Predicted 3D model of a 367-nucleotide RNA (Bacterial RNase P class A) from Calidithermus roseus. The source organism's lineage runs through Bacteria, Thermotogati, Deinococcota, Deinococci and Calidithermus. The model forms 91% of the base pairs in the Rfam consensus. Its Rfam family is "Bacterial RNase P class A". Its family is annotated with tRNA processing, ribonuclease P activity and dimeric ribonuclease P complex in the Gene Ontology. By type it is a ribozyme.
[in-house]
RNA sequence: UGGGAAAGGGGCACGGUCGCGGAUGGGCAACCAUCUGAGGAAAGUCCGGGCUCCACAGGGCAGGGUGCCAGCUAACGGCUGGGCGGGGUAACCCGACGGAAUAGUGCAACAGAGAGCAGACCGCCGCCAGCAGGCGGUAAGGGUGAAACGGUGGGGUAAGAGCCCACCAGUGCCCCUGGAGACAGGGGGAGCUAGGCAAACCCCACCCGGUGCAAGGCCUACGUGAGGGCUUCGCCCUCGCGCACCACAGGGAGAGCUGGCCCGGCUCGCUUCACCUGUAGGGAUUGGCCGCUCGAGGUCGCUGGCGACAGCGAUCCCAGAUAGAUGACCGUGGAAACAGAACCCGGCUUACGCCCUUUCCCAGGCA
Numbered sequence: 001u002g003g004g005a006a007a008g009g010g011g012c013a014c015g016g017u018c019g020c021g022g023a024u025g026g027g028c029a030a031c032c033a034u035c036u037g038a039g040g041a042a043a044g045u046c047c048g049g050g051c052u053c054c055a056c057a058g059g060g061c062a063g064g065g066u067g068c069c070a071g072c073u074a075a076c077g078g079c080u081g082g083g084c085g086g087g088g089u090a091a092c093c094c095g096a097c098g099g100a101a102u103a104g105u106g107c108a109a110c111a112g113a114g115a116g117c118a119g120a121c122c123g124c125c126g127c128c129a130g131c132a133g134g135c136g137g138u139a140a141g142g143g144u145g146a147a148a149c150g151g152u153g154g155g156g157u158a159a160g161a162g163c164c165c166a167c168c169a170g171u172g173c174c175c176c177u178g179g180a181g182a183c184a185g186g187g188g189g190a191g192c193u194a195g196g197c198a199a200a201c202c203c204c205a206c207c208c209g210g211u212g213c214a215a216g217g218c219c220u221a222c223g224u225g226a227g228g229g230c231u232u233c234g235c236c237c238u239c240g241c242g243c244a245c246c247a248c249a250g251g252g253a254g255a256g257c258u259g260g261c262c263c264g265g266c267u268c269g270c271u272u273c274a275c276c277u278g279u280a281g282g283g284a285u286u287g288g289c290c291g292c293u294c295g296a297g298g299u300c301g302c303u304g305g306c307g308a309c310a311g312c313g314a315u316c317c318c319a320g321a322u323a324g325a326u327g328a329c330c331g332u333g334g335a336a337a338c339a340g341a342a343c344c345c346g347g348c349u350u351a352c353g354c355c356c357u358u359u360c361c362c363a364g365g366c367a
Base pairs, nucleotide, nucleotide: 001363002362003361004360005359006358007357008356009355010354012333013332014331015330016329017328018327020037021036022035023034024033025032026031039338043349044348046347047346048345049344050343051212053210054209058263059262060261061260063208064207065206066205067204068082069081070080071079072078083097084095085094086093087092098203099202104201105200106197107196121142122141123138124137125136126135127134128133150168151167152166153165154164155163169193170192171191173188174187175186176185177184178183216290217289218288219287221286222242223241224240225239226238227237228236229235230234245282246281247279248278249277250276251275254268255267256266257265297316298315299314300313301312302311303310304309
């Protein structure tokens, strides 16, 4: 200098005018002042957890998920380190990576003669035949294919074939060594040569109850039901409900928790009626507060660990709306992407013009 690998940062700044949410202070009030106000992904809602209610969250079946080893973590399908396999000259990257696919079932387009009890298209060999060709043998050679039932050499044979032998390869078993383990290295024999696919069913091991902040709670607001009281055109008290409640009609011995099913459990009910269905029936279909943001929290330092991370100390407070604020315009600067909270956290995945930093690898040149 050129090409590459990995990790990380920024992703508008400053000034002016106007405007919006929240907190605090002041004011009787109108309002005023100060402070503060989106992200690395706030996104997809794909995993995991906290929190919430379902009486407890129990047994079985079904269903779903995960899948090399060890660790981290609140937990995980995440992360870290390692093993094995694959790619790359290398830095480094990728892998759903349990089942020797001999428990069983199943699948394979096109091509090809033949694709799972292998197989005869060409070739080779034998026999028949004048030829064309026919019958049989053969998986060494050719051809097809992602894949054709170990490789090389020799023996053998009509030609061939693990048919036999030597060596090699793969894999299982046994033994030894190293390692915490996945696994690695070495040795042994008259074991074997088995195709692929389990992100096909299946088998094995482990894990999983449902519900999502419209959860859920409160109210002297509002509506409504039952019971009771009173000074009875109404008012008050107690208990309930909020897709409530009331009326009518029909069903009805079960219904609900339970939104997979069964058992178990609990609650309500069995006719003055629990629950279900219907009515172009009546009537309501609202409001406020809490949950709500201080949290497995951020930053810095020290200690332990290869690391993910953990412990200790100091320090900081960092949106909280409810039709939903976080903006608009002007000027200067070379440019400024993807996109916007709605219960909260840990991850994964996806989107992101451009600019910048560090470390490493390969090749070439100069000193």